[in-house]
Context: one part of a larger RNA
Molecule: large-subunit ribosomal RNA, domain VI
Organism: uncultured bacterium
RNA sequence: CGUGAAUGCUUGAGGGAACUCUUUCCUAGUACGAGAGGACCGGAAAGAACAAACCUCUGGUGUAUCGGCUGUUCCGCCAGGAGCAUUGUCGAGUAGCUAUGUUUGGACGAGAUAACCGCUGAAAGCAUCUAAGCGGGAAGCUCAUCCCGAGAUAAGGCAUUAUACGUAAUUUAUUACGUAAGGAUCUCCUAGAAGAAGACUAGGUUGAUAGGCUUUAGGUGUAAGCCCUGUAAGGGGUUGAGCCAAGAAGUACUAAUAGAUUCAUUAAU
Numbered sequence: 001c002g003u004g005a006a007u008g009c010u011u012g013a014g015g016g017a018a019c020u021c022u023u024u025c026c027u028a029g030u031a032c033g034a035g036a037g038g039a040c041c042g043g044a045a046a047g048a049a050c051a052a053a054c055c056u057c058u059g060g061u062g063u064a065u066c067g068g069c070u071g072u073u074c075c076g077c078c079a080g081g082a083g084c085a086u087u088g089u090c091g092a093g094u095a096g097c098u099a100u101g102u103u104u105g106g107a108c109g110a111g112a113u114a115a116c117c118g119c120u121g122a123a124a125g126c127a128u129c130u131a132a133g134c135g136g137g138a139a140g141c142u143c144a145u146c147c148c149g150a151g152a153u154a155a156g157g158c159a160u161u162a163u164a165c166g167u168a169a170u171u172u173a174u175u176a177c178g179u180a181a182g183g184a185u186c187u188c189c190u191a192g193a194a195g196a197a198g199a200c201u202a203g204g205u206u207g208a209u210a211g212g213c214u215u216u217a218g219g220u221g222u223a224a225g226c227c228c229u230g231u232a233a234g235g236g237g238u239u240g241a242g243c244c245a246a247g248a249a250g251u252a253c254u255a256a257u258a259g260a261u262u263c264a265u266u267a268a269u
C1' cells in the first nucleotide's frame, strides 16, 4: 500500500516437520530335517538412538534468601552488628533456567505403484502375466499425523456492528463541509511466563498492570532481649523461633498523568 471498515471465529491453495531400529517371549522346539539345527504367517512385551514439551519427582545452577566460621577495620567498651578479604569461605536453598529428570511421539489405515507373482487371452488351432482386459505386491510415492498458512493480488468463508443534527451546493436525493455521541489505532504510562530494537501479550481508575501491605506456600534452622543453670567455655526456657529474592491469593495505599490521528461510508442486490 492492497484486500470496502471494525471485532471475533474459521476454510485450506500452498509450505514445512516427522514417518528409525533392535532384542526377548508366545505360536513352537511346531512345520521342515536322518540328525545337527530350526521357521513363514500371526500375537505380545521390553529397549536404543532421535524429536518435542515440561519442571511433579531425581539432580544442577541459584554473586539479590537463611545459617555456621576465620582474619581485620569500624560502630566509645560489652553484647549485637556493618565493611573488606574470589560471592571471604563453608552448609543448605525459593522462583526462573535447565538434563543426566518426567511425559509424549514414530502408529492404525486408505489409494496408486516398483521389482516381482498371477487370472483370462490371442497375434502364432499349442504355449504365453499382455497385445485388448482384470488382480496381488514395498521402510519408497499420494493421503492419513503435527505445525505454519487468505499478499491464495483468484486477496476466500461465517457471525455481529454500523447514527443524529446543522450549513452550503445542486442533478431534489444526493454531494461537500462542520458539530455532537460513538468506534478503532497510536504516542505516552504500569508491566510481562514477550523481547537485541521494532514487534507480541496483559492493563491504564468503569482498574488487580507493577510496587507496597496482609495472609500463605516454600527456604533456612530454634533470632535478639530477658530469665534459669554452671567458677567458666557453655547449656536450658521463652521458640520450629527469627529472618526471607523472583511463588500464590487478597487488598486501590502508591504509580498507570495527559494527548494525537483516523473512521464515522461505499459497493452489490
Base pairs, nucleotide, nucleotide: 001151005161006160007159008158009157010156014148015147016146017145020048021047022046023045024044025043026042032037050105051104052103053102054101058099059098060097061096065092066091067090068089069088070085071084072083073082074081075080109143110142111141116136117135118134119133163180164179165178166177167176168175169174170173182263183262184261185260186259187258188204189203190202191201192200209255210254211253212251213250214249215248216247218244219243220242225238226237227236228235229234